RNAcentral holds the sequence, with entries from ENA.
Transfer RNA from a Nanobdellota archaeon, 75 nucleotides, folded computationally.
The prediction has a mean pLDDT of 83.
It matches the Rfam family "tRNA". From the family's description: Transfer RNA (tRNA) molecules are approximately 80 nucleotides in length.
RNA sequence: GGCCUCAUGGUCUAGCCUGGAUAUGAUAACAGCCUUCUAAGCUGUGGAUCGGGGGUUCGAAUCCCCCUGGGGCCG
Numbered sequence: 001g002g003c004c005u006c007a008u009g010g011u012c013u014a015g016c017c018u019g020g021a022u023a024u025g026a027u028a029a030c031a032g033c034c035u036u037c038u039a040a041g042c043u044g045u046g047g048a049u050c051g052g053g054g055g056u057u058c059g060a061a062u063c064c065c066c067c068u069g070g071g072g073c074c075g
Stems, first nucleotide, its partner, number of pairs: 001074007010027003020058001029045005051067005
């Protein structure tokens, strides 16, 4: 230098190919119930404008372009 791949709540993750209505689930945190207490269990709450910028579109996590960072292959 070329190619491939990954980046979404504190953490992990679905959704992306095929654009559509308040972005999925788990876990952690917090609150309540239960319990003599703790744990476990049950219920609830808050938390991500989807790595950054631009474009296309009525509408973008999703499509296009550029860039940043991690990993891999080739030279």